[in-house]
RNA sequence: GGAGUCGGCCAGACAGUCGCCGUGCGUUUCAUACGCGCGGAGGAAAGUCCGGGCUCCACAGGGCACGGCGCCAGGUAACGCCUGGGCGGCGCGAGCCGACGGAAAGUGCAACAGAAAGUACACCGCCCAAGCAUCGCUCACGCGAUGCCGGUAAGGGUGAAAUGGUGCGGUAAGAGCGCACCGCGUCGCUGGCAACAGCGACGGCACGGCAAACCCCGCCGGGAGCAAGACCAAAUAGGGAAGCAAUGGUGCGGCCCGCACCGCUUCCGGGUAGGUUGCUUGAGGCGCGUGGCGACGCGCGUCCCAGAGGAAUGACUGUCCACGACAGAACCCGGCUUACCGGCCGACUCCAUCC
Numbered sequence: 001g002g003a004g005u006c007g008g009c010c011a012g013a014c015a016g017u018c019g020c021c022g023u024g025c026g027u028u029u030c031a032u033a034c035g036c037g038c039g040g041a042g043g044a045a046a047g048u049c050c051g052g053g054c055u056c057c058a059c060a061g062g063g064c065a066c067g068g069c070g071c072c073a074g075g076u077a078a079c080g081c082c083u084g085g086g087c088g089g090c091g092c093g094a095g096c097c098g099a100c101g102g103a104a105a106g107u108g109c110a111a112c113a114g115a116a117a118g119u120a121c122a123c124c125g126c127c128c129a130a131g132c133a134u135c136g137c138u139c140a141c142g143c144g145a146u147g148c149c150g151g152u153a154a155g156g157g158u159g160a161a162a163u164g165g166u167g168c169g170g171u172a173a174g175a176g177c178g179c180a181c182c183g184c185g186u187c188g189c190u191g192g193c194a195a196c197a198g199c200g201a202c203g204g205c206a207c208g209g210c211a212a213a214c215c216c217c218g219c220c221g222g223g224a225g226c227a228a229g230a231c232c233a234a235a236u237a238g239g240g241a242a243g244c245a246a247u248g249g250u251g252c253g254g255c256c257c258g259c260a261c262c263g264c265u266u267c268c269g270g271g272u273a274g275g276u277u278g279c280u281u282g283a284g285g286c287g288c289g290u291g292g293c294g295a296c297g298c299g300c301g302u303c304c305c306a307g308a309g310g311a312a313u314g315a316c317u318g319u320c321c322a323c324g325a326c327a328g329a330a331c332c333c334g335g336c337u338u339a340c341c342g343g344c345c346g347a348c349u350c351c352a353u354c355c
Base pairs, nucleotide, nucleotide: 001351002350003349004348005347006346007345008344009343010342012320013319014318015317016316017315018314020040021039022038023037024036025035026034027033042326046337047336049335050334051333052332053331054225055224056223057222066221067220068219069218070217071085072084073083074082075081086100087098088097089096090095101216102215106214107213108210109209123156124155125152126151127150131148132147133146134145135144136143137142164182165181166180167179168178169177183205184203185202186201187200188199189198190197191196229277230276231275232274239268240267241266242265243264244263248262249261250260251259252258284303285302286301287300288299289298290297291296321324
């Protein structure tokens, strides 16, 4: 100098004028209005995917069903998140990626191609050692060739996948048939909390793949959501209680008795409109110290940082620059994912060159 990896941060700046939402103080009003001051979107406020707080409803305990999660350890209020580690894959490397429990419990699946897709099998090929037949050579023993019956799984071919791999020996040709190494399995020892790793012995290989197929194992899970919920509370209609008035009216009925309904006043309670609340002080931010590799925890100090309800954060002007991306809170918080112009800082890797 070039090419990269990881982590953190910023998200036009400043000034003026006029507005908008909230709030403190002052003046004022029946309601309110005005003045001064202060605060006023994000790293994702987004998707609403996961986890919690909060609220109401349900609920003895346990089980079944259903759903989610799934290497190990830790962090956390919790998680499907994060950190560290293991294993596998990618990269020269810094680093990055991974639904990563179980297929010698059971059931099932594997299109096409192919001989065969799981109780393996034989299309081409290879082999005729044994057996049989024919032919040739030979005096004969026997040798050679071909075929049958067979042997074989080296090589070819099909497939996403073909029944351990490589090499040597071996053989008629072959084959874990034998051996060495690798792989696999079982057992033991060592290291590690563990996942797992290393070493040794034994086994000739049995036990192929798929569980984002059913399933098995382990763990977790009650439902609905701030339009949750709580409080105040008209008009109108209806309900309940007490008292008063009248002895009436209406209905049932042929009539009587009887039963039911109908009036006025006061009080009570539920609900609707409307209003208030929930509502922003919180698993909070910042600084220092401290424990931890880290996620994170603990202690002290300090700060208050949107809270609307048709829903505010805007418009104009000036100056400057590198000319400004994605995007707008609606109960709150922790994550994940997605979108995004550009810039700054730190740590590290690889390549080239110079000293």

Overview: Bacterial RNase P class A from a Pseudomonadota bacterium, 355 nucleotides, folded computationally. Its mean pLDDT, the model's own confidence on a scale to 100, is 77. Its Rfam family is "Bacterial RNase P class A". Gene Ontology terms of the family: tRNA processing, dimeric ribonuclease P complex and ribonuclease P activity. NCBI's taxonomy places the organism under Bacteria, Pseudomonadati, Pseudomonadota. A source record names the gene rnpB.